A computed fold for a 99-nucleotide RNA from Pinirhizobacter soli, annotated as Glycine riboswitch aptamer.

[in-house]
RNA sequence: UUGCAACACUCUGGAGAGACCGGUCAAACCCGGCGCCGAAGGUGCACGAAGCCGCUUUGAGGCUUCCAAACUCUCAGGCAAAAGGACAGAGGGGCGCCC
Repeated sequence: UUGCAACACUCUGGAGAGACCGGUCAAACCCGGCGCCGAAGGUGCACGAAGCCGCUUUGAGGCUUCCAAACUCUCAGGCAAAAGGACAGAGGGGCGCCC
């Protein structure tokens, strides 16, 4: 100097589902009730890998651990707008790694 790149930041785009009922006058908060969504976060599992036990006359597998997602669960969060929002694009940074 160039490249890769964890990670965070800025801008843009960004779905789904009751402006549900009652306390109580809109929303929000709080309490109670019913119905829903999946894309903050989180849960669970495959293939595969490792180990242990067993079988090797017959039957031959079994258990444990690691292990993915936009799948799954719906804990959390959400169900007008706003906010948030996985993910995508762009921008400038950038632990570390390589030359």